[in-house]
RNA sequence: GCUCUUAUAGGCUAAUGGAGAAACCGCGGGGCUACGAACUCCGUAUUCAGCGUUCGAGUCGCUGUAAGAGCG
Repeated sequence: GCUCUUAUAGGCUAAUGGAGAAACCGCGGGGCUACGAACUCCGUAUUCAGCGUUCGAGUCGCUGUAAGAGCG
């Protein structure tokens, strides 16, 4: 230098171009308990950045950024 892959919540991971982006763990609060744990209820927080295509983009295209792999 070229090619390919990946990027979603604090962590791990879903979501066929179509309803309000979801589950588990975590975290905060309540219930329960003599106090905790467990259990249970409520809440919290997310699509790497930008542009484009589309009636509609987490998903498709382009550029960039970051990480990984291969080639030279």
Predicted 3D model of a 72-nucleotide RNA (transfer RNA) from an uncultured Lachnospiraceae bacterium. Rfam family: tRNA. Rfam describes the family as follows. Transfer RNA (tRNA) molecules are approximately 80 nucleotides in length. It was read from a public genome assembly.